RNA sequence: GCUGCUGUAGCUCAGUGGUAGAGCGCGUCCUUGGUAAGGACGAGGUCAUGGGUUCAAAUCCCAUCAGCAGCU
Numbered sequence: 001g002c003u004g005c006u007g008u009a010g011c012u013c014a015g016u017g018g019u020a021g022a023g024c025g026c027g028u029c030c031u032u033g034g035u036a037a038g039g040a041c042g043a044g045g046u047c048a049u050g051g052g053u054u055c056a057a058a059u060c061c062c063a064u065c066a067g068c069a070g071c072u
Stems, first nucleotide, its partner, number of pairs: 001071007010024004018055001026042005048064005
């Protein structure tokens, strides 16, 4: 330098055009004499960045950035 893959909650990841989710973690409460375990509810997201297509984009297209892998 070229090619491919990945980027979504604090972490690990789903979601392939029509209301952004799960597990773990975090907070409050219930339960207990007190812990642990268990249960209920809740908070937490500019979907890497900027454009484009579309009535509508996390999703499709282009560029950029970062990481990983391969080739040279």